[in-house]
């Protein structure tokens, strides 16, 4: 340098056009306990970035930034 495929909370992850972005693990708080741990209730917090289709984009398209394989 070509091509492919992937980016969703701290961390792993579902959702691939239709109006609360599910679920876990972390964290805060309250509850259980003699404490602490487990449990058991709530709460906080994400769609990489800009454009661009469309009535409506995380979801499709095109660029940039980032990774990972792959040919040379």
């Nucleotide at each position: 340098g070509g091509c492919u495929c992937c980016g969703u909370a701290g961390u792993c992850a579902a959702g691939c056009g239709g109006u609360u972005a599910a679920g876990a693990c972390a964290u805060c708080g309250c509850u259980c306990u003699u404490u602490c741990a487990c449990g058991g209730c709530g709460a906080u917090g994400a769609c990489a970035c800009g454009g661009g289709u469309u009535c409506a984009a995380u979801u499709c398209c095109c660029g940039u930034c980032g990774g990972a394989g792959u040919c040379a």
A computed fold for a 72-nucleotide RNA from a Lachnospiraceae bacterium, annotated as transfer RNA. Its mean pLDDT, the model's own confidence on a scale to 100, is 80. Its Rfam family is "tRNA". The family's RNA type in Rfam is transfer RNA. Rfam describes the family as follows. Transfer RNA (tRNA) molecules are approximately 80 nucleotides in length. Taxonomically the source falls in Lachnospiraceae (Bacteria, Bacillati, Bacillota, Clostridia).